RNA sequence: GCAGACAUAGUUUAGUGGUAAAACCUCAGCCUUCCAAGCUGAUGAUGUGGGUUCGAUUCCCAUUGCCUGCU
Numbered sequence: 001g002c003a004g005a006c007a008u009a010g011u012u013u014a015g016u017g018g019u020a021a022a023a024c025c026u027c028a029g030c031c032u033u034c035c036a037a038g039c040u041g042a043u044g045a046u047g048u049g050g051g052u053u054c055g056a057u058u059c060c061c062a063u064u065g066c067c068u069g070c071u
Stems, first nucleotide, its partner, number of pairs: 001070004006065002010024004018054001026042005047063005
């Protein structure tokens, strides 16, 4: 330099056109003499910018980052 894959919560994974799900973490409460464990609840996310569409995490383009391969 070229080609390809990936990017969703603090972390790990779903969801692939109809407005984002769960686990762990964090916080609060319940329980417990206290701690741990357990139960309930809350907070928090679609890498960035455009385009298509009534509607985009999803489709298209570019870009950024990371990874793989070739040279």
A computed fold for a 71-nucleotide RNA from Haramonas pauciplastida, annotated as transfer RNA.
The organism belongs to Haramonas, within Eukaryota.
Rfam family: tRNA. Rfam classes the family as a transfer RNA.
Model confidence (mean pLDDT): 80 of 100.